The RNA shown here (transfer RNA) has 73 nucleotides and comes from Patiria miniata. It matches the Rfam family "tRNA". Rfam describes the family as follows. Transfer RNA (tRNA) molecules are approximately 80 nucleotides in length. By type it is a transfer RNA.
RNA sequence: GGUUGGAUAGCUCAGUUGGCAGAGCACCGGAAUGGAAAUCUGGAGGUCACAGGUUCAAACCCUGCUCCAGUCA
Numbered sequence: 001g002g003u004u005g006g007a008u009a010g011c012u013c014a015g016u017u018g019g020c021a022g023a024g025c026a027c028c029g030g031a032a033u034g035g036a037a038a039u040c041u042g043g044a045g046g047u048c049a050c051a052g053g054u055u056c057a058a059a060c061c062c063u064g065c066u067c068c069a070g071u072c073a
């Protein structure tokens, strides 16, 4: 340099081939306990890597670009 895959919450990852951004863990409040852990319950947390384009509407489609991993040279 070519090529394939990946980038979404603090972490690990879903997101059905365009129409309300989600789960588990972690975090905070409450219940329960003599007090904790475990358990139950509620809550907060997002520029969907970045920049453009298409569309009434984009995490999703198109283009460019950055980083990570694999592969070929």
Stems, first nucleotide, its partner, number of pairs: 001072007010025004019056001027043005050064004
The source organism's lineage runs through Eukaryota, Bilateria, Deuterostomia, Asterozoa and Patiria.